[in-house]
The RNA shown here (c-di-AMP riboswitch aptamer (ydaO/yuaA leader)) has 132 nucleotides and comes from a soil metagenome. Its mean pLDDT, the model's own confidence on a scale to 100, is 79. The sequence is in RNAcentral, with records from MGnify.

RNA sequence: CGCCUAAUCGCCCGUCUGGGGCGAGUGGGGAACCCGUUGGCCACCAAGGCCUGGGGCGAAUUGGACCCGAGUCCAUAGCGCAGCUCUUUCGCGCGAGCCCGUCAGCUAACCCCGCAGGCGCAGGAAAGAGGA
Numbered sequence: 001c002g003c004c005u006a007a008u009c010g011c012c013c014g015u016c017u018g019g020g021g022c023g024a025g026u027g028g029g030g031a032a033c034c035c036g037u038u039g040g041c042c043a044c045c046a047a048g049g050c051c052u053g054g055g056g057c058g059a060a061u062u063g064g065a066c067c068c069g070a071g072u073c074c075a076u077a078g079c080g081c082a083g084c085u086c087u088u089u090c091g092c093g094c095g096a097g098c099c100c101g102u103c104a105g106c107u108a109a110c111c112c113c114g115c116a117g118g119c120g121c122a123g124g125a126a127a128g129a130g131g132a
Stems, first nucleotide, its partner, number of pairs: 001120004008024006025115006035105001039051004053103001054100004062075005078094004084130006090123001
């Protein structure tokens, strides 16, 4: 100076190995009426039987193969890549992890919580449109 991300800016107090408060901006969760309300298999006129807790943040879902297992590989929904923005093409990457704890659909009023962490000198790409 930039990138991922909501994770930025300003003010006051305090501290001197630490922190607290407020405002703006921004992100997330809970929470009425109304509306909506598991999934799969067997059977199928039907009755019935068996299996399966659920939810949140995030792009990070899903399928297949190998494997005693741990795990590895391939593909994939989706996501990211500095002139200001958008679209298309090509190229390069990601496609994790964590939390709640039997409980939460949607949801106005209302209530609660976050503003961390990680990285880079980039493909010093192409075309079109708009803007400055």